[in-house]
RNA sequence: GGAGUCAGCCAAGACAAUCGCCGCUUACGUAACUUUCGGGUUAACGCGAGGGGAGGAAAGUCCGGGCUCCAUAGGGCAGGGUGCCAGGUAACGCCUGGGCGGCGUGAGCCGACGACAAGUGCAGCAGAGAGCAAACCGCCGAUGGCCCAUGUUUUCGCAAGAAAGUGUGGGAUCAGGUAAGGGUGAAAGGGUGCGGUAAGAGCGCACCGCACGGCUGGUAACAGUUCGUGGCUGGGUAAACUCCACUCGGAGCAAGACCAAAUAGGGAUUCUUGGGGCGGCCCGCCUCGGAUCCGGGUAGGUUGCUUGAGGCUAUGGGUGACCAUAGUCCUAGACGAAUGAUUGUCCACGACAAAACCCGGCUUAAUGGCUGACUCCAACU
Numbered sequence: 001g002g003a004g005u006c007a008g009c010c011a012a013g014a015c016a017a018u019c020g021c022c023g024c025u026u027a028c029g030u031a032a033c034u035u036u037c038g039g040g041u042u043a044a045c046g047c048g049a050g051g052g053g054a055g056g057a058a059a060g061u062c063c064g065g066g067c068u069c070c071a072u073a074g075g076g077c078a079g080g081g082u083g084c085c086a087g088g089u090a091a092c093g094c095c096u097g098g099g100c101g102g103c104g105u106g107a108g109c110c111g112a113c114g115a116c117a118a119g120u121g122c123a124g125c126a127g128a129g130a131g132c133a134a135a136c137c138g139c140c141g142a143u144g145g146c147c148c149a150u151g152u153u154u155u156c157g158c159a160a161g162a163a164a165g166u167g168u169g170g171g172a173u174c175a176g177g178u179a180a181g182g183g184u185g186a187a188a189g190g191g192u193g194c195g196g197u198a199a200g201a202g203c204g205c206a207c208c209g210c211a212c213g214g215c216u217g218g219u220a221a222c223a224g225u226u227c228g229u230g231g232c233u234g235g236g237u238a239a240a241c242u243c244c245a246c247u248c249g250g251a252g253c254a255a256g257a258c259c260a261a262a263u264a265g266g267g268a269u270u271c272u273u274g275g276g277g278c279g280g281c282c283c284g285c286c287u288c289g290g291a292u293c294c295g296g297g298u299a300g301g302u303u304g305c306u307u308g309a310g311g312c313u314a315u316g317g318g319u320g321a322c323c324a325u326a327g328u329c330c331u332a333g334a335c336g337a338a339u340g341a342u343u344g345u346c347c348a349c350g351a352c353a354a355a356a357c358c359c360g361g362c363u364u365a366a367u368g369g370c371u372g373a374c375u376c377c378a379a380c381u
Stems, first nucleotide, its partner, number of pairs: 001377011013346007021053002024050003028046003031042004055352001059363002062361005067252004079248005084098005099113001100111004114243002119241002121237002136182002138178003143175003146171011190208006209232001210230004214225004256303004266294006274288005310329008347350001
């Protein structure tokens, strides 16, 4: 100098002026209530002042919890979720560390990673054969046939010869053997070598590998092994059924709580003379109306609402996630829903995108700057 890896921080427009928007605090005025007449309280309105006002993802609403209401003796079945080991945490499918496997020269990165040796199922194309394996080419053809050549024995025949038996050699012709070689495939049931064989084959042996057991190290996953046993049986697949282990009640702030309008509606009491109906009249009953009270509850309002598993700093513990202690800080809270508009100057000419009960994660979107640590390459000292 170039190319990268990891971690952290900021966040794109910045500054100034003017005008606005949403909360909070506060001075003053008005109003209501109260008063010991000095004042005090309340919420609302008006008008000032001060201070605050989106994100790293506020997003998707995927997972976990807090909070709220409902349900709930206890146990089981069904159903869902998770899945190497240990730790962290309120909890998790998250995070940290470790193991194993894969990728990278490396710093590092990625992985739903329990069990297919309980049972059941599934597998496109190619290929002869794909599940207690399979014979297409090739190799062999020992064994049993077949064909050819030849030796020999017996019988028959005067002889030529014939028949039967038996031996040797050949053919690669049939049955058959063979998974070493070729070919197909993601995969053809350990690898190399020697022996062995008709040719072959863990068929035998040596070494390597594998499985199981033991031993050693480790909390464990797992690793090592110069020990023993086994010729090696058991191909793949569980985001296939299944088995094993652990775990799970439901709904969600439109949860829930409080106040509560009327020319709405319900109930109770009451009205010496209230109106109407039943009736000849009284009592009585029904109904309408007035007054008082009660409960529910719509519109509406208040609350839940932001002080919290909180942030920052220091110290201590821990490899780390994280935890403990001390100090310090308060940092949006709306409900048609605020954070904007205009002008000027400057630059790198401005990405993805905006709270809605809260928090911890994951995932997705997007691009510019700064800082630190580390790796690789080249050159120089």
Molecule: Bacterial RNase P class A
Organism: Idiomarina sp. A28L